[in-house]
SAM riboswitch aptamer (S box leader) from a Chloroflexota bacterium, 106 nucleotides, folded computationally. The prediction has a mean pLDDT of 83.

RNA sequence: CUCGUAUCAAGAUUGGUGGAGGGAGUCGGCCCAACGAAGCCGGGCAACCUUCGAGUGAACGCUCGAGAGGGUGCCAAUUCCGGUAGCGGACGCUGCAAGAUGCGAG
Numbered sequence: 001c002u003c004g005u006a007u008c009a010a011g012a013u014u015g016g017u018g019g020a021g022g023g024a025g026u027c028g029g030c031c032c033a034a035c036g037a038a039g040c041c042g043g044g045c046a047a048c049c050u051u052c053g054a055g056u057g058a059a060c061g062c063u064c065g066a067g068a069g070g071g072u073g074c075c076a077a078u079u080c081c082g083g084u085a086g087c088g089g090a091c092g093c094u095g096c097a098a099g100a101u102g103c104g105a106g
Base pairs, nucleotide, nucleotide: 001106002105003104004103005102006101007100008099013042015041016040017039021032022031023030027082028081029080043075044074045073048071049070050069051066052065053064054063055062056061079098083096084095085094086093087092088091
């Protein structure tokens, strides 16, 4: 990078450092930011993988639960909003696309 698969309305920084930017990408909008952005360190959240227990199965596994030691991830706003299809009356709901993250394969 490609493919498959699961999740994406919850949760989590009153710290240190750093100095001007940031919210994935193009455009538009709307926001955050010198009352200090990104990054880094610390702290925290969650529980995908790992771990432990139970159930089930011939088995690969699957289901439920526990914990947070290890591997990731995450810590403004729904994935900040906008795409597309269908449905109903504004507005919303459902699916798809795009994207993010985990796990598996190439």